A computed fold for an 81-nucleotide RNA from Gallionella sp., annotated as c-di-GMP-I riboswitch aptamer.
Of the family's consensus pairs, 94% are formed in the model.
RNA sequence: GCAGUCACUUGGCAAACCUGUUGAAAAGCAGGGACGCAAAAUCACCGGCCUAAGGGAAACUAUGGCGGCGGGACUGCAACA
Numbered sequence: 001g002c003a004g005u006c007a008c009u010u011g012g013c014a015a016a017c018c019u020g021u022u023g024a025a026a027a028g029c030a031g032g033g034a035c036g037c038a039a040a041a042u043c044a045c046c047g048g049c050c051u052a053a054g055g056g057a058a059a060c061u062a063u064g065g066c067g068g069c070g071g072g073a074c075u076g077c078a079a080c081a
Stems, first nucleotide, its partner, number of pairs: 005079001012037002017032006035068001042073002045071003048066003054061002
């Protein structure tokens, strides 16, 4: 230095729910609040999932969304075996 996370330390993030707000919705943002998380930082490239304004006779459909669904990319902190 790299990989890994059994122990230890400083801390970090913030599910559900509530309030306000944006949006057709999914969902996002802010405040409160903690279920949890060793990347629960960032990224929509691949898979998957959610929504259906618009389109369509209907079935359906993403250009909308989810990074706290999985993979991948990339980046960060402390330390013992």

It was read from a public genome assembly, where an Rfam model found it.
Model confidence (mean pLDDT): 87 of 100.
It matches the Rfam family "c-di-GMP-I riboswitch aptamer". Its family is annotated with cyclic-di-GMP binding in the Gene Ontology.